RNA sequence: CGAGUUAGCUAAGCAGUCGCUUGCUUAGGUAAGAGGAAAGUCCGAACUUCAGAGGGCAAAGCGCUGGUUAACGGCCAGGUGCCGCAAGGCAACGGAAAGUGCAACAGAAAAUAUACCGCCUCGAGCUUUGCGAGAGGUAAGGGUGAAAUGGUAGUGUAAGAGACUACCGCUCUGUUUGGUGACAAUCAUUGGCAAUGUAAACCCCGCUUGAAGAAAGGCAAAAUAGGGAAGCGUCUAAAGCUUUUGUUUAGGCAGGAUGGCCCGUCCUGUGUUUCCGGGUAUGCCGUUAAAAAUAUUUAGUAAUGAAUAUUUUAGAUGAAUGACUGCUCAAGACAGAAUUCGGCUUACAGGUUAACUCGCUAU
RNA sequence: UGGGGUGUCGUCAAGUGGUAAGACACGGGCCUUUGGAGCCCGCAUCCGGAGGUUCGAAUCCUCCCACCCCAGCCA
Repeated sequence: CGAGUUAGCUAAGCAGUCGCUUGCUUAGGUAAGAGGAAAGUCCGAACUUCAGAGGGCAAAGCGCUGGUUAACGGCCAGGUGCCGCAAGGCAACGGAAAGUGCAACAGAAAAUAUACCGCCUCGAGCUUUGCGAGAGGUAAGGGUGAAAUGGUAGUGUAAGAGACUACCGCUCUGUUUGGUGACAAUCAUUGGCAAUGUAAACCCCGCUUGAAGAAAGGCAAAAUAGGGAAGCGUCUAAAGCUUUUGUUUAGGCAGGAUGGCCCGUCCUGUGUUUCCGGGUAUGCCGUUAAAAAUAUUUAGUAAUGAAUAUUUUAGAUGAAUGACUGCUCAAGACAGAAUUCGGCUUACAGGUUAACUCGCUAU
Repeated sequence: UGGGGUGUCGUCAAGUGGUAAGACACGGGCCUUUGGAGCCCGCAUCCGGAGGUUCGAAUCCUCCCACCCCAGCCA
C1' cells in the first nucleotide's frame, strides 16, 4: 500500500422567529418533549381478568456441555462437525442397532438387493487356431444414479472375491490420564466390516407449557326495543305445610364457566346459546419511579452480578415533538413512542475508533 | 392496538415431497363466401420474495412483503 475478519461509536451542527403537547405557576412566564431500531409482533416476562385455573389423554414448543438471568427458543464460555491459506465464520447438534413409511426417473439390481455388458469353467451342436444353444461361477472392471455394501499391497484362484494376510480407516467392549461436564488423548481387545439416507416424515426418549390480552381490567355516566327468530332444557322421587301456585332435600337431564376431548368441581333452569334488528360509544383510573439511567470501584475469561454516589428522564387519545430564515460542512440514510420491560429478526446514507489475518514493496 | 387468515397463467382454480390438472380468456391453424359455433395446436424459463432441510420443495422450516377479516357497552 492492497485485500479481508471481528467488535464498537455516531445518526449533521449552531443561532433567530413563529407554533404544538404536558407539568408547575404570583397567569407575565418557566421546565421537559421519539429511536437504534420507536418497526415486524417472532420469543420470554411483569401486570390484569377468567371458581386463585383439579386429574388423565391429546396438542404445542424445546433438544451437545457448563454458566448467566425475573424469565427465555436469548446471551456468554467450551466441546464436536463443516467452511476458509489465515484472522475467523456457520450449525433445528438427542435417537435411523424400538417400530412404520418414503427413495421419482435412470439402472441388471434401491434396501437382510442383484448377473445388463464384461471375465472364467463345462458344453449339445457346427462350416473346428474358431463360433456357440444351454448349465454354472464371479461384484475385481464398465455403465446408471443423489446414493450400489471399506481403502492400498500381496497371497490365492479356472476367473474372482475380506476368501485369507499386513498396514490404514471403521464398529463393539474395556483400561489409564486430563476435564465439573460435553469430550479429548492413550493402550488393550472384539468384529472381516453388519443396519445407505431421510426424524425441518410419522414416531421414540428427556424437559417445559392453563387461557386471554390495555379494545386486558376498574369506577362513574349515557342509552332502552326487557324487540323478533331458531336450537337445547323446563324431569322424577320423598318430606312437611296447603284450596292451589309453590318450598326444601336427593337424583337425572340440558346449557354455561371450560381454551381440543373425557372425568371431576361450580352456577343456572323460564334459563341459556346463536342469528337478525335497534340504541349508545363520554370522562377518570390503569398510564409512566422502573428487573430505571449515569459515573466510579469491585468479583468473573465472558455473559452477568455486587457496592457507593448522583439524577428523575415524552405521556398524546383524531392523537404533541413542527415550519420558516441565516451560516458551516462530508450535503444528511432507515425511519415516528401508544401499558411496560429483556431479547431476537428485519431496514439503514455517510463518517469514525480499536484489535487481528493474508499478500506485495521498501528499510 | 390486539387476534386470525390468504397469496399458483390475464381471471377462476386442482395439486400437501418426485419434472404444475382443468375451465374461461388470449395467439395460430382447419372448416366457411364471411362471421359465429365446432375441431387441433400453443401459452406458468421465477407457484408473493429471500434463505435453509432433503438426492429432489408449489408442498417441510425460518425470516420478510402484499392483501383480507374480526373486536366495546346496553346484553